[in-house]
RNA sequence: GGGCCUAUAGGUAAGUGGCAUACCGAUACAUUCGCAUUGUAUAGUCGCCAGUUCGAUUCUGGCUAGGUCCA
Numbered sequence: 001g002g003g004c005c006u007a008u009a010g011g012u013a014a015g016u017g018g019c020a021u022a023c024c025g026a027u028a029c030a031u032u033c034g035c036a037u038u039g040u041a042u043a044g045u046c047g048c049c050a051g052u053u054c055g056a057u058u059c060u061g062g063c064u065a066g067g068u069c070c071a
Base pairs, nucleotide, nucleotide: 001070002069003068004067005066006065007064010024011023012022013021018054026042027041028040029039030038047063048062049061050060051059
């Protein structure tokens, strides 16, 4: 320098154009003499910039970061 893959909540992941989800974790409350367990509720997320589209996490291009292969 070039090819390919990946980027979603604090963590691990699902999500093939129309409500952003699950589990663990966090917080609050209830339960308990207390702790643990359990239950309920709440907060929190699509790497960045453009394009296509009525509508983009999803499709396209570029950039950034990581991984891998070639030189």
The RNA shown here (transfer RNA) has 71 nucleotides and comes from Candidatus Levybacteria bacterium RIFCSPHIGHO2_01_FULL_42_15.
It matches the Rfam family "tRNA". Rfam describes the family as follows. Transfer RNA (tRNA) molecules are approximately 80 nucleotides in length.
The same sequence occurs in records of 3 taxa.
RNAcentral holds the sequence, with entries from ENA.
Its mean pLDDT, the model's own confidence on a scale to 100, is 81.